[in-house]
């Protein structure tokens, strides 16, 4: 220099044939039971619920793009 091949919330990952972007684990916040105390407050562990994503990045194709097509970064391989 060629060509593969991957980039989706903090992290780890799913989306089939182009048609509501989800799981877990982590935060957040209540419940329940315990501890302490006038009172203010504190915890494992179970339970339930919330926030959080310009799907790497422009362009293009389409009513419609995480999914197709071209450029650009990045990360892993092959080959010269």
């Nucleotide at each position: 220099g060629a060509c593969c091949u991957c980039g989706u919330g903090g992290c780890g990952u799913a989306a089939u044939u182009g048609g509501u972007a989800g799981c877990g684990c982590g935060u957040u916040c209540g419940a329940c039971u315990c501890c302490a105390g006038u009172g203010a407050g504190g915890a494992a562990a179970u339970c339930g619920a919330a926030a959080g994503g310009u799907u790497a990045u422009c362009c293009g194709u389409u009513c419609a793009a995480g999914u197709c097509g071209g450029g650009u970064c990045g990360g892993g391989g092959u080959c010269a």
Record summary:
RNAcentral holds the sequence, with entries from ENA. Transfer RNA from Humicola hyalothermophila, 80 nucleotides, folded computationally. The source organism's lineage runs through Eukaryota, Opisthokonta, Pezizomycotina, Chaetomiaceae and Humicola. The coordinates come from a structure-prediction model, not an experiment, and the mean pLDDT is 80. Rfam family: tRNA.